A computed fold for a 170-nucleotide RNA from uncultured Planococcus sp., annotated as Lysine riboswitch aptamer. The sequence is in RNAcentral, with records from MGnify.
RNA sequence: GUAGAGGCUGCAAAGCUUAUCAGUAAGAUGCGUGAGGUUGACAUGGUUACGCGCAUCCGAAAGGAGGUUUUGCCGAAGUAUCUUUUUCAGCUGUCACUGAAAAAGAAGCUGGGGGCAUUCUGAAGAAGAAUGUCACUGUCGUCUGUGUUUCAUUAUAGACGAAGGGCUAC
Numbered sequence: 001g002u003a004g005a006g007g008c009u010g011c012a013a014a015g016c017u018u019a020u021c022a023g024u025a026a027g028a029u030g031c032g033u034g035a036g037g038u039u040g041a042c043a044u045g046g047u048u049a050c051g052c053g054c055a056u057c058c059g060a061a062a063g064g065a066g067g068u069u070u071u072g073c074c075g076a077a078g079u080a081u082c083u084u085u086u087u088c089a090g091c092u093g094u095c096a097c098u099g100a101a102a103a104a105g106a107a108g109c110u111g112g113g114g115g116c117a118u119u120c121u122g123a124a125g126a127a128g129a130a131u132g133u134c135a136c137u138g139u140c141g142u143c144u145g146u147g148u149u150u151c152a153u154u155a156u157a158g159a160c161g162a163a164g165g166g167c168u169a170c
Base pairs, nucleotide, nucleotide: 001170002169003168004167007074010073011072012071013070014069015068016067017066018065027057028056029055030054031053032052033051036050039096040095041094042093043092077110078109079108081106082105083104084103085102086101087100088099089098090097111137112136114134115133116132117131118130119129120128121127139162140161141160142159143158144157145156146155
């Protein structure tokens, strides 16, 4: 440098579909209230009622999740910090401020999936992320034993340890 392995829940993306979200938000009607719009400023609207509350009618969606198909792959991917850019939300608009999301770069950590606990996100008893812990699993190293065997190699079982910048083959 090239090609591979870990696994039957390997990793990620996209399409389709299903439940949940939810009888929720928004909207319409009626009744009541009456200036309390916002994180701040200004503007605009508004007592011919903005907004808010209750009742009735109607009634979603996104994110996240299950299944399935396809695609790309094995630092696949994930994640804390910093920088830059963009978008969204918090208000009717503008500006500021705050929060969130996405992309790129820097360099750091994590072999892999899972159970449990805590914290955060989330509508959620779903799920995800982080931290800790528990065994399982793959790789390599050291030691011990078993089988084959002249011996060694190879194979296999156990114990201990390590990390993917690793391991195997060429």